[in-house]
Molecule: small-subunit ribosomal RNA
Organism: uncultured bacterium
RNA sequence: AUUGAACGCUGGCGGCAUGGUUAAAACAUGCAAGUCGAACGCCCCGCAAGGGGAGUGGCGGAAGGGCGAGUAACGCGUAUCUAACGUACCCACAAGUGGGGGAUAGCUUCGGGAAACCGGAGGUAAUACCCCAUAACACCAUCGGGAGGCUUCUCCUGUUGGUCAAAGGCUUGCUGCUUGUGGAGCGGGAUGCGUCCUAUCAGGUAGUUGGUGAGGUAAUGGCUCACCAAGCCUAAGACGGGUAGCGGGUGUGAGAGCACGGACCGCCGCAUCGGAACUGAGACACUGUCCGGACUCCUACGGGAGGCUGCAGUAACGAAUAUUCCGCAAUGCACGCAAGUGUGACGGAGCAAUGCCGCGUGUGGGAUGAAGCAUCUCGGUGUGUAAACCACUGUCAGGGUCUCGGAAAUAUGACCAGACCCAGAGGAAGAGACGGCUAACUCUGUGCCAGCAGCCGCGGUAAUACAGAGGUCUCAAGCGUUAAUCGGAAUUACUGGGCUUAAAGGGUCCGCAGGCGGCCUGACAAGUAUCUUGUGAAAUCCCAUGUCUCAACCAUGGAAUCGCUCGAUAAACUGUCAGGCUUGAGUGCAAAAGGGGUCGCUGGAACUCUAGGUGGAGCGGUGAAAUGCGUAGAUAUCUAGAGGAACGCCAAAGGUGAAGACAGGCGACUGGUUUGCAACUGACGCUCAUGGACGAAAGCGUGGGGAUCAAACGGGAUUAGAUACCCCGGUAGUCCACGCCCUAAACGAUGUAUACUGGGUUGUGGCGGCUUUGACGCCGUCGCGGCCGAAGCAAAAGUGUUAAGUAUACCGCCUGGGGAGUACGGUCGCAAGGCUAAAACUCAAAGAAAUUGACGGGGGCUCACACAAGCGGUGGAGCAUGUGGCUUAAUUCGAAGCAACGCGCAGAACCUUACCAAGGCUUGACAUGUAUGGAUUAGUUGGGUGAAAGCCCAAUGACGCUCGCAAGAGUGGAACUUACACAGGUGCUGCAUGGCUGUCGUCAGCUCGUGCUGUGAAGUGUCGCGUUAAGUCGCUUAACGAGCGAAACCCUUAUCUUUAGUUGCCAACAGGUGAUGCUGGGAACUCUAAAGAGACUGCCGGUGUUAAACCGGAGGAAGGUGGGGAUGACGUCAAGUCCUCAUGGCCUUUAUGCCUUGGGUUGCACACGUGCUACAAUGGUAUGUACAAAGCGACGCAAGCCAGCGAUGGCAAGCAAAUCGCCUAAAGCAUGCCCCAGUUCAGAUUGCAGGCUGCAACUCGCCUGCAUGAAGUUGGAAUCGCUAGUAAUCGCGGAUCAGCUACGCCGCGGUGAAUAUGUUCCUGAGCCUUGUACACACCGCCCGUCACGUCAUGGGAGCCGGUAGUACCCGAAGUGGCCACAAUUCAGUGGUCCCUACGGUAAGAUCGGCGACUGGGACG
Repeated sequence: AUUGAACGCUGGCGGCAUGGUUAAAACAUGCAAGUCGAACGCCCCGCAAGGGGAGUGGCGGAAGGGCGAGUAACGCGUAUCUAACGUACCCACAAGUGGGGGAUAGCUUCGGGAAACCGGAGGUAAUACCCCAUAACACCAUCGGGAGGCUUCUCCUGUUGGUCAAAGGCUUGCUGCUUGUGGAGCGGGAUGCGUCCUAUCAGGUAGUUGGUGAGGUAAUGGCUCACCAAGCCUAAGACGGGUAGCGGGUGUGAGAGCACGGACCGCCGCAUCGGAACUGAGACACUGUCCGGACUCCUACGGGAGGCUGCAGUAACGAAUAUUCCGCAAUGCACGCAAGUGUGACGGAGCAAUGCCGCGUGUGGGAUGAAGCAUCUCGGUGUGUAAACCACUGUCAGGGUCUCGGAAAUAUGACCAGACCCAGAGGAAGAGACGGCUAACUCUGUGCCAGCAGCCGCGGUAAUACAGAGGUCUCAAGCGUUAAUCGGAAUUACUGGGCUUAAAGGGUCCGCAGGCGGCCUGACAAGUAUCUUGUGAAAUCCCAUGUCUCAACCAUGGAAUCGCUCGAUAAACUGUCAGGCUUGAGUGCAAAAGGGGUCGCUGGAACUCUAGGUGGAGCGGUGAAAUGCGUAGAUAUCUAGAGGAACGCCAAAGGUGAAGACAGGCGACUGGUUUGCAACUGACGCUCAUGGACGAAAGCGUGGGGAUCAAACGGGAUUAGAUACCCCGGUAGUCCACGCCCUAAACGAUGUAUACUGGGUUGUGGCGGCUUUGACGCCGUCGCGGCCGAAGCAAAAGUGUUAAGUAUACCGCCUGGGGAGUACGGUCGCAAGGCUAAAACUCAAAGAAAUUGACGGGGGCUCACACAAGCGGUGGAGCAUGUGGCUUAAUUCGAAGCAACGCGCAGAACCUUACCAAGGCUUGACAUGUAUGGAUUAGUUGGGUGAAAGCCCAAUGACGCUCGCAAGAGUGGAACUUACACAGGUGCUGCAUGGCUGUCGUCAGCUCGUGCUGUGAAGUGUCGCGUUAAGUCGCUUAACGAGCGAAACCCUUAUCUUUAGUUGCCAACAGGUGAUGCUGGGAACUCUAAAGAGACUGCCGGUGUUAAACCGGAGGAAGGUGGGGAUGACGUCAAGUCCUCAUGGCCUUUAUGCCUUGGGUUGCACACGUGCUACAAUGGUAUGUACAAAGCGACGCAAGCCAGCGAUGGCAAGCAAAUCGCCUAAAGCAUGCCCCAGUUCAGAUUGCAGGCUGCAACUCGCCUGCAUGAAGUUGGAAUCGCUAGUAAUCGCGGAUCAGCUACGCCGCGGUGAAUAUGUUCCUGAGCCUUGUACACACCGCCCGUCACGUCAUGGGAGCCGGUAGUACCCGAAGUGGCCACAAUUCAGUGGUCCCUACGGUAAGAUCGGCGACUGGGACG
């Protein structure tokens, strides 16, 4: 785009078309073929004219109408032929129409039968029937002549003989009849070409093919029969199977095509199924006959009747298809002289939006942009001039009056149509869609549910995709959906595709058919080209014109019908014939190379075995072992012998062969190739379906052989297991001969042949030239084998004279993945199995090449306390602390590998607190606003109840402004009461979020602009070399630059200088004390805290590319980033946090909010993490004694004195602090004791007595004293930290804080090591490279069994059904033959034979269904 459509929703009018696609299943009822009295007799009505009826007779019932079952066929289409034929009615012409005869329907009568109908007797007419006559230019036979065509013959004409006709009627000039010839139209028959799928149908055929003769027919012919011959068809697809009416045309398409054949026209076939003939001009006959079958109906059971695939209609089937209408008025047909009759043909109407076409459902004005609805940022916006309202119009539908037209020469209208008038906006709009494709967007509901979906895909709480609504878009009396065809689809490629890797080159060669084929000349004219003849029906399509008001529709004319065909011309090309040529191909001669093949002979090394000698304990094997061999003498070694298989070096980028493949040496036989010469043949060529031959390994058969190796098998290991990898053995086999098998990643994943198209280089086999010759070298040429590359090609990778380039010829093969190279069938094979080769079903992909990542028990380079080298720990004990688990009314919540677990918590007795129990409050503990009230309020006091919160009661109790003398009145803000908006939520979602944070990782990376490369993703830059802590820097460079990171800038620390000198300092001077910078004073030093300096590979030497840089050195407080800190790129982990805060959505609102008391977060069979203290002598203890830094202090730090063993208490100076205090630092050092023990170690646990904080230490605080004195003697597997002022060890301070569970955390200083050869390994990371079937990215992807469910399918004992044949039996009707009877003729009767429908029997073939069980497959 289209449709004979159907379904859903909706539906105003008209015109023109169309309308059982399914059950060629069955049909009630009515109608669809009659007509003629001018062929005939009879009967009835009528006075007559006339009319009616049945029958005989004539013509017509072979047309018209319906359907598509069958048919793959001369059925159809097209072009021809018929010299092989027919023809009623019609036309023309010629001739004729004389005489006679016997019947029979109807009718009458009798009879049978239920009926249908039938029988006997009598008698009648004809244009019915018969005989005789006449007779040809008819027909038959015979003998001639002429002309023409041509496969057989035809036509004309003549001789002789034979045969055959007729019908009358009426209105008296018409019509009919007979014979013949011709015509027109209509038929029969034949031929060429075209006409679906299937080879998993390859052979078919006995009247089969042909001949002779006969029969038959209108006519040819095996059409039929007898005899003879053995043919005929077939790979250009016979035969078989499936499907199907064919064409004009129709739909689609640019066309070529593809699909279809409804309506209309032509042809064919059919008429309930099957068979048969009769009549006739014509039939083997839709509404005729006979027979058989099935079915239906009637019946008196004896018999009969019927055929809608005609028009209506019924029921059935189905998704589905109409009225039992009107009329012969028109057109046509039958009959008739005619009038006319008949006609479900036809003309019309009815039904159906089934299609095409046309028209309408109003037109103009109308803004406050009404209402309603929807939305909203609450301002508005959309629906929307839409409506209302105002002014008009009159198509269609409705009503009325009339009659041009379809109608013609009179007459005739079923139905249609036309003109005018009336009324009045009235009666007339829906469907689908709105994520992209694809025009059209929002809200609400729902929450992977319900649902949508043509493809992609939507839906898991913010859905433009579901559902509803508003709005919008597109079509419009329709709109969508489904089904179907074509297109897009170059996705079967003729036009117009491909085959290295995506599907696809046969394993290789030979070669018949077939296809294609070199140069020159001539001829022919099959192909080809041009012109031409006939045909190509009409309708349709196209063009033009006309006409229904337009259009659809219709009419007229043209064009077209791309095809077939008659004839002519041309001769380039193809073809055919003839002649020639040499360049393709082949032969010859002369040379050459070679693992080419077959057979035979033969050689050495190695190996195993046998025998002997030497020798004496192991050998062998592996990652490590063991099995195994060995004192009966192995391995090792020497000598001799036996056996089988394979051939080291040469040897290669090499050679040969068609491929598979081929290797010691020699010989015999043999195939092919190359070069040179240019003698010969003269296109002999290329390719090749079917076919033939060869064809690795494994395997099979028979017979040999058997050294090695080695499936199966045994043993040893490994392992969770190990039917494996490794080891020790070991049989088929491996080898030979003969015969099979016939497959491989049989690969260059690249068919064969030929030609052409830049090069370079190399190997190999020839030949030629140059250098006097020559090794050598150079140049050229032919063949073969490689590498790199131009153009071109290619999706790219790549290929590139050895093409995957440009072309030609021929063959093979492909058409999404799976199912499946499977099943069935066929064929080959001894078997294994090979070849050929589907479908159901299922998926939306499967695949190729390249890109970026990620990953690898891949590679290279490099780094890190990553390992190693060291030191100290953890894991064992006790305790502290966090977590899990368990428990509980509650044990609030979060954090979960590293990167949760001394984490949020820098302080849980109450509070905190979020949890639990109980008791209370409800505009609320807190915010804002509105309204209300009025002294109710705040505050103070008292009482009751209660655990408190709270509740109840009473008393007292304000202020500003205006008016007023006052009393008082009015009013207002804050507070309060009541009510309403609202507050509140540590309720949920960190997977809706912001912010903040962790981690990779202080790792060196991550990007951009422009340019360049690539079809593109993308690459380049950012790679390479060197260097660095570093993508740091240098060099090279299709890149040049730039940004975020690194570095630097910042803080701190180490040195110095300057400035400053108190609260800090004290060298010199002076004073003073028991002692002290205590005092005067000083400004040097230390220190404090501000500003500067200093370090930059700057200098020297070496290495390096004259580089960057590295190594060493000097100087220096410090040397190569001096140490430390802050600083964290693009990003990753839906990492963490809604319980810090903020925040969308959801939930809650006398509660999930708020208050209070008490409890809990501290609960304890257990498990883990992080720590502390130890286990002791490098120690413990006692006494004495030395040296810090950094902090903190008023609700505080507290000297000092007193009391107490002590915690602490009492009194109390000083200090908002470089001034006073916390503040004795500890380890250390000195001396004494302890003497290796569960101890003078260790300190848990417990008892008693105290102290402190606090409203309150029971659950549940810390501290002190005395007493008690547990485990623990250095810690399994495993695991952590650390590279220098570090580890280790020692103490000090601070935050939080009333107090404290701090052994935690964050800081501070004291003492102060060991080790690093290095990068193999473990872990992690960076760069380059490689592979990838991964991309949620290896915690990936993914294979097979098993279990369960669903589906389709193969096999299957068998069971059932269909189809087409074969053989035999039976054999209706009927034609034909024969016999008999009968007969004037024509007929007839009986019997029989052939053929044969239907039916039956038998064995098979083939297709399908069911099927216990079973095989694999697909999906979940």